[in-house]
RNA sequence: AGAGUUAAAUCCUGACUCAAGAUGAAUGCUAGAGGCAUACUUAACACAUGAAAGUCGGACGAAAAAUGGUGUUUUGAGUGGCAGACGGGUGAGUAACGCGUAAGAACCUGCUCUUGGGAGGGGAAUAACAGCUGGAAAUGGCUGCUAAUACCUCCUAAGCUGAGGAGUAAAAGGAGAAAUCCACUCGAGGAGGGGCUCGAGUUUGAUUAGCUAGUUGGUAAGGUAAUAGCUUAUCAAGGAAUAAUCAGUAGCUGGUACGAGAGAAUAAUCAGCCACACUAGGACUGAGACAUGGCCUAGAGUCCUACGGGAGGCAACAGUGGGGAAUUUUCCACAAUGGGUGAAAGCCUGACGGAGCAAUAUUGCGUGGAGGUAGAAGGCCUAUGGGUCGUGAACUUCUUUUUCUAGAGAAGAAACAAUGACGGUAUAUGGGGAAUAAGCAUCAGCUAACUCUGUGCCAGCAGCCUUGGUAAUACAGAGGAUACACGAAUUAUCCAGAAUGAUUGAGCGUAAAGCAUAUAUAGGUGGCUUUUUAAGUCCGUCGUCAAAUCCCAGGGCUCAACCCUAGAUAGGCGGUGGAAACUGCCAAGCUGGAGUACUGUAGGGGCAGAGGAAAUUUCUGGUGGAGAGGUGAAAUGCGUAGAGAUCGAAAAGAGUACCAACAAUGAAAGCACUCUGCUAGGCUGACACUGACACCGAGAGACAAAAGCUAGGGGAGUGAAUGAGAUUAGAUACCCCAGUAGUCCUAGUCGUAAAUGAUGGAUACUGGGUGUUGUGCGUAUCGACCCAUAUAGUGCUGUAGAUAACGCGUUAAGUAUCCCGUCUGGGGAGUACGUUCGCAAGAAUGAAACUCAAAGGAAUUGAUGGGGGCCCGCACAAGCUGUGGAGCAUGUGGUUUAAGUCGAUGCAAAGUGAAGAACCUUACCAGGGCUUGACAUGCCACAAAUCCUCUUAAAAGAGAGGGGUGCCUACGGGAAUGUGGACACAGGUGGUGCAUGGUUGUUUUUAGCUCAUGCCAUAAGGUAUUAGGUUAAGUCCCGCAACGAGCGCAAUUGUCAUGUUUAGUUGCCACUGUUGAGUUUGAAACCCUGAGCAGACUGCCGGUGAUAAGCCAGAGGAAGGUGAGGAUGACAUCAAGCCAUCAUGACCCUUAUACCCUGGGUGACACACAUGCUAUAAUGGCCAGGACAAAGGGUCCUAAUCCCGCGAGGGUGAGCUAACUCCAAAAAUAUGUCCUCAGUUCAGAUUGCAGGCUGCAACUCACCUGCAUGAAGCUGGAAUUGCUAGUAAUCUCCGGUCAGCCAUAUGGCAGUGAAUUCAUUCCCGGGCCUUGUACACACCGCCCGUCAUACUAUGGGAGCUGGCUAUGCCUGAAGUUGUUACCUUAACCACAAGGAGGGGGAUGUCGAAGGCAGGGCUAGUGACUAGAGUGAAGUCGUAACAAGGUAGCCGUAUUGGAAGGUGCGGCUA
Repeated sequence: AGAGUUAAAUCCUGACUCAAGAUGAAUGCUAGAGGCAUACUUAACACAUGAAAGUCGGACGAAAAAUGGUGUUUUGAGUGGCAGACGGGUGAGUAACGCGUAAGAACCUGCUCUUGGGAGGGGAAUAACAGCUGGAAAUGGCUGCUAAUACCUCCUAAGCUGAGGAGUAAAAGGAGAAAUCCACUCGAGGAGGGGCUCGAGUUUGAUUAGCUAGUUGGUAAGGUAAUAGCUUAUCAAGGAAUAAUCAGUAGCUGGUACGAGAGAAUAAUCAGCCACACUAGGACUGAGACAUGGCCUAGAGUCCUACGGGAGGCAACAGUGGGGAAUUUUCCACAAUGGGUGAAAGCCUGACGGAGCAAUAUUGCGUGGAGGUAGAAGGCCUAUGGGUCGUGAACUUCUUUUUCUAGAGAAGAAACAAUGACGGUAUAUGGGGAAUAAGCAUCAGCUAACUCUGUGCCAGCAGCCUUGGUAAUACAGAGGAUACACGAAUUAUCCAGAAUGAUUGAGCGUAAAGCAUAUAUAGGUGGCUUUUUAAGUCCGUCGUCAAAUCCCAGGGCUCAACCCUAGAUAGGCGGUGGAAACUGCCAAGCUGGAGUACUGUAGGGGCAGAGGAAAUUUCUGGUGGAGAGGUGAAAUGCGUAGAGAUCGAAAAGAGUACCAACAAUGAAAGCACUCUGCUAGGCUGACACUGACACCGAGAGACAAAAGCUAGGGGAGUGAAUGAGAUUAGAUACCCCAGUAGUCCUAGUCGUAAAUGAUGGAUACUGGGUGUUGUGCGUAUCGACCCAUAUAGUGCUGUAGAUAACGCGUUAAGUAUCCCGUCUGGGGAGUACGUUCGCAAGAAUGAAACUCAAAGGAAUUGAUGGGGGCCCGCACAAGCUGUGGAGCAUGUGGUUUAAGUCGAUGCAAAGUGAAGAACCUUACCAGGGCUUGACAUGCCACAAAUCCUCUUAAAAGAGAGGGGUGCCUACGGGAAUGUGGACACAGGUGGUGCAUGGUUGUUUUUAGCUCAUGCCAUAAGGUAUUAGGUUAAGUCCCGCAACGAGCGCAAUUGUCAUGUUUAGUUGCCACUGUUGAGUUUGAAACCCUGAGCAGACUGCCGGUGAUAAGCCAGAGGAAGGUGAGGAUGACAUCAAGCCAUCAUGACCCUUAUACCCUGGGUGACACACAUGCUAUAAUGGCCAGGACAAAGGGUCCUAAUCCCGCGAGGGUGAGCUAACUCCAAAAAUAUGUCCUCAGUUCAGAUUGCAGGCUGCAACUCACCUGCAUGAAGCUGGAAUUGCUAGUAAUCUCCGGUCAGCCAUAUGGCAGUGAAUUCAUUCCCGGGCCUUGUACACACCGCCCGUCAUACUAUGGGAGCUGGCUAUGCCUGAAGUUGUUACCUUAACCACAAGGAGGGGGAUGUCGAAGGCAGGGCUAGUGACUAGAGUGAAGUCGUAACAAGGUAGCCGUAUUGGAAGGUGCGGCUA
């Protein structure tokens, strides 16, 4: 300090998540021993048991015990004193002067300290005790006795009180032989403690905006320790808007944890304060309490009871139950520290000191150190070579922290001595022996660490993104590795990262976000100059912010944690002294901001009134006579009852053409015929006046398109709804015909729009250029222009700058200041509830649960569009021939079958793999066999091998017999072959082409696809490759921030077309002889063949074009613009095809999914499709004789010739190993005869019979021949193929495969030989540029809503059940206080009657709990109901994204199963 996640990629916005640290923690796994801390966060739930506050005999009187008595000593029930207000616990309540901080004045203070006085005289009781007595108990009652440091009275000082009088008011003794000590009383003061007041601070909500009656203040009285409405009476009517009141939550702080800090979170342990003590109320005592182990009352619950009545309060320490994820021992001791009491010894002390339990946290230590390669065994991996665990272990040697053991043994104790719970603890010493001691999590990325096996979208993992569908570094196991380590991981929570709440330190044109607009109140901010002051501000100084903590220095435990001592900074608050620049305050001025008056001026600014013309419709009257209207095309509707058309006259309502513009004006909404009246604002000039009067503006009031609402008018046109017609699968739409509300006016209402510049207002500053509106000045002119210039608007372009980019750019989205509004992931949702407004429709304000990991902005590259432009192609068009109809052949689907093996399936499968299934092939089926195998390598044994015969069998096979002995040798044996055997292994046309290689198809022979450097851009990317021409072509030229290059194009290659050179045999023959014959001699000219060379390049001329590239025409030429036709196939796409050509990973089978054999099947047949053949005839068919090729093949082959056969063929077998011979006849064509338009002399399917050939074999299942038979078919619906010249069409010929052939296929060869192309509008496909996009699996995309179904949370809901709370009334405990004089009464007075005073009772005010009543707030629940969200491949449509097929969206109204449609106004996103 950052990282992951939106996308095809990029930048941005933005959220989610992670890495760090922390904890009073918990959970699963694991665990050696110490130190030091910590331990009910939940039920302030209920508590058994023990113990936590007593002490004093030196205050007092009895009693008892010890001793034989006196005396003495001891104990302590009671009276009395002091202490139980401290210490300890908890955090329920409390939003408060409760707390923290800083001040203040009207107070109290036991014990304690200092200091000054005093303590004289009297008196009356009472508990204990004794007797009687009530009660179960708790606990009493009556009578009698007695003491005090208990109680009362008198005297007196000081003190106090209206300050002149006068009044009021104390005391106690005890111990000691004594000195004296301790107590007592009244003052004054201190310390410490406490009470009170106050400034500013201290949580959330406005869907809580009004609250308050002792309330605010005065006077008087009461009351308190003290101030005070603290209380009461009375008077006034105040108080408070700086967030009151109400509701929710919460003890506050020092601190703690995080953070760079600002800060946000928290309030265990320790410390300060507060509050509480079962719940509620109350007082008493006291220095102090409204009292945790005190009292009274009420309530809830618990316990005892003899039913009459009583008892208790662990939020003290242990402990129990309960709750909970979860938190310890019913321990030791007062030795230390501290507290109470006492004169003291002492006693008490669950405070405290310790121990126990718990890895709960933290800190230090250890589990050994050194050597040790045969790199052991074993595990894992492997390319089988090895690698790794790994010097790790073993082994050798050393050490003993720890552990065990033995004896020794502290400090803590302060005191003359004695006194230690911890504890025989810490510690040191000796002995023994490596001995007693390592786990947890992770290993795809973030994030350090990788392989194998298993699993197969299963099981599972997961913090986020994600992972798993047969090769998972992501699951599980293993090996290895990484990190930390007596722990480690997970979960929960906090802070950080998060500048995602922004003071430091974010934003608002398009991402969330500027109010529709202006006016103005509070408030915030504010021009220039000079004073005053010192509030803010700045400087110095003082006080304070407890201690502990943090920080720092030193010290003590062996170190550390821990502990001790000392020191210190910011920073806050307050006091005080100073400064005066800035802000504020006071005062005086100024004119620049602002305004007033005056001058001139432009304008659809507003309101009201008057007037006009064109158009539309209607009505009326003529003319006229059949349609008119409307649409993509139609129809409904109108029209012979006279429409439409046309002419005249009239009426009505609404709107104001042209002018009219990136023009005006207004705050915005808005505003347009002409004229008049009233009226607001702007701008300009001059510089007269005022003198900061200003800017913004929460609330508030005003105005505010369209639609809508209320009432009354009006109603021509238009036109939601509605009706009819079309369209359509449907059409609640688009289109058409009608048409109501509305649209218009008046008076109200509503208050919203994409109310937009998606840009709040004001002020200042910051280069320009160019238009335009208004006005002014200068110059010029006769004048108007022009020119130059200033200002107020309004546009375009653009510098700097800023921006994520787009874009903005003096009209800022730049640089700054002030003020207001507003935003904080998407959805849920602008919804629900509540409230306000409204006649309603609705508007305003405005959540949560739940859910997702994104949603979004700008720009890029693609793809795509029923967007645009340009261009190409047998793409259309123009033509020719077909297919689709028939029969047959072949292939495919389907069906069928024991099996009909398998693959290929839009173009780009279907006469395809298969260049040839009778057996074989063959992979399929049935049956029969075999198991180291039909085939390969290695081992052992035997035998040479080959060969022949027989039996059996469908064959494979099984069995038997015979013959035969080879080659090499170092004599041991070996090689080859066969048989048998055991194991490694063979074998698989088994699955996966979605694991692959290789190869092929397709887009496509389309013109594209890229790279280096440079430049541009934050980047993805762009540029080049675009533009202007041109081409078959990214072909070339030209221009250009590009310059070059590569793969493609072209060229190269080979075939054909011309010539030439060379060579002439088997080919050729002009000349010379010759023959039946180029047969032979000869020739080398020609033809032909082979090899080589030349030739074609827009090279030349003309035109055109930019003088380029090129194009057009021409000449020459065998060939002319790529001469023709092949091969040649860029980057990539289709998970395209092939595991059955081959190769191959991993998987599967192994007496079978391998192998051998026989037979069958791949050839089936209702049907559908594809490719072909033959036809349908006269451009023909049959017959007869007769011509002309090219290319190819041939020795187990081709076969002449001759003979036989009607023929297929048979016999014979010359020749040719091929320019020689054979296949071989070319056919169409041409000549001639017949047929004469018919199902025919067309066509040949089908079938019968008879034959032939190949072959072990021809039935399933071949081909061929002869005779006979003679089917459909007379040019083929929708639709559709191929082809641009030696092409289509047509005619034969040949090859491969092959025993034969299902070949009509396929690959070639030559013969004959056309028609048409105006053109690119349209269909299809493609290329380039541009544009839109919500697509990127890329339109076979994306995506909206209803309905159905499951689940989830939420709203409404007749209500029901709780809680809290205020108000009114009733009742009214305890208690304080007042009253009363009914009862009673020791101290004092007394004239002896009584009085004062006290107590009880009764009663009044207040008063808790309780009751009644109607409310408010809140929680839970509720039949039913509403929408929302999420779910697998459901249903209906297709609303949006492209012009999304009717552009979309906003507001409003209406309507429809649904998305939606339509009307009106608005926006361009």

Small-subunit ribosomal RNA from Garcia nutans, 1469 nucleotides, folded computationally.
Rfam family: Bacterial small subunit ribosomal RNA.
The sequence is in RNAcentral, with records from SILVA.
Model confidence (mean pLDDT): 83 of 100.
Lineage of the source: Eukaryota > Mesangiospermae > Euphorbiaceae > Crotonoideae > Garcia.